[in-house]
Parts: sequence; structure tokens; C1' cells
RNA sequence: CGUUAAGUUUACUAGGGUUCCGCCGGAUUCGUCCGGGACCGGUCCGAGAGUAAACCGCCCCUCCGGGAGGAGCGGCGACACGGAAGGACAAAAGCCUGGGAGAU
Repeated sequence: CGUUAAGUUUACUAGGGUUCCGCCGGAUUCGUCCGGGACCGGUCCGAGAGUAAACCGCCCCUCCGGGAGGAGCGGCGACACGGAAGGACAAAAGCCUGGGAGAU
């Protein structure tokens, strides 16, 4: 300096805020309205460096097949420090820019 499935998706969690619900306070013509996330929460957002699963990829073996190829069991899919700033939705974030800049 370069290369890789170091892939995709779903669910969940750490975390996050405040549209809606609830909660708290106030007002009320009792229909509702206003303020509050230095309110545990439900909905909601949510991880490359968190968890799990499915798909997928590679390898070994067995079986089927003339072949191309197909099916099944098993194995592997490693490692990973990191701003500031900006962006989205109501808003924020471990979300996105981004395995970026930078550092080692």
C1' cells in the first nucleotide's frame, strides 16, 4: 500500500428522548385545554465495535445424479481504540454521515 461474506434481515437489550398514552401541576363552560421528561413507565427511536435467531457464504463427510447439480450431518464466519461537527423524525441517542477523520 492492498485484499476478504468482515454479507443481509428480524427480534431484543444497553442506551435515548417526549409526538401519543399514562403520571404530576394548573385552568375549565366538565367537552377539554395549558405547562412539565432535572416523571419510574406503555407506544416510539435504538447499536460495526451488544445479545439471539433465520437466511446466506466457505470447508469436511455421507447419499442421490451420466453430468451439471441437488439433499443431509457437522464445522467455521475472526478482530475491533475513536472524537468534534452535522443530519432525520416530535425529539434525542451507543441512530445516520461512520469499521469515516484521527489514534494504535